The RNA shown here (SAM riboswitch aptamer (S box leader)) has 111 nucleotides and comes from a soil metagenome.
Its Rfam family is "SAM riboswitch aptamer (S box leader)". From the family's description: The SAM riboswitch is found upstream of a number of genes which code for proteins involved in methionine or cysteine biosynthesis in Gram-positive bacteria. The SAM riboswitch acts at the level of transcription termination control. The predicted structure consists of a complex stem-loop region followed by a single stem loop terminator region. An alternative and mutually exclusive form involves bases in the 3' segment of helix 1 with those in the 5' region of helix 5 to form a structure termed the anti-terminator form. This entry represents the conserved core of the complex structure involving helices 1-4.

RNA sequence: CUUAUCAAGAAAGGCAGAGGGUAAUGGCCCGAUGAAGCCUUGACAACCUACAACGUUUUAAUGAACGGAUGAAAGGUGCCAAUUCCAUCACGCAAUGGCGUGAAAGAUAAG
Numbered sequence: 001c002u003u004a005u006c007a008a009g010a011a012a013g014g015c016a017g018a019g020g021g022u023a024a025u026g027g028c029c030c031g032a033u034g035a036a037g038c039c040u041u042g043a044c045a046a047c048c049u050a051c052a053a054c055g056u057u058u059u060a061a062u063g064a065a066c067g068g069a070u071g072a073a074a075g076g077u078g079c080c081a082a083u084u085c086c087a088u089c090a091c092g093c094a095a096u097g098g099c100g101u102g103a104a105a106g107a108u109a110a111g
C1' cells in the first nucleotide's frame, strides 16, 4: 500500500505501583476492593496453514487439483469492561436531548 472484518464471544494467579480506555479535543467510564507493563495458566474466536468430511473437475483406478453458507482446534496470529465506549467530517431524517447511513482515523488478519 491492497483486500477482508470490526453489535457476537471469552479471566484467574504472581510481580509491579498510577495510570488507562485511539495520537488529539470534548464527554462518559475503568482504576489503591490495585491502572499500564511483564510472566504463568486458562478461555474465546476461526483470519492464515495443516487436517477431516462434502462438492466439482480430472484419472481405467489408486490418486490429484480446485471450492466454501461444513466440521474440528493441531500450528501461526489475534483477543478476553463498556459497539473500535461515544462524539468530531459529510449526507438524510428529526427538532433542540437525538436517530440512521457513509467516510475518516484506528485495530486485526492475509498478501
Base pairs, nucleotide, nucleotide: 001111002110003109004108005107006106011041012040013039014038015037019030020029021028024088025087026086027085042080044078047076048075049074051071052070054067055066056065057064058063084105089102090101091100092099093098
The coordinates come from a structure-prediction model, not an experiment, and the mean pLDDT is 79. The RNAcentral record of the sequence draws on MGnify. The model forms 94% of the base pairs in the Rfam consensus.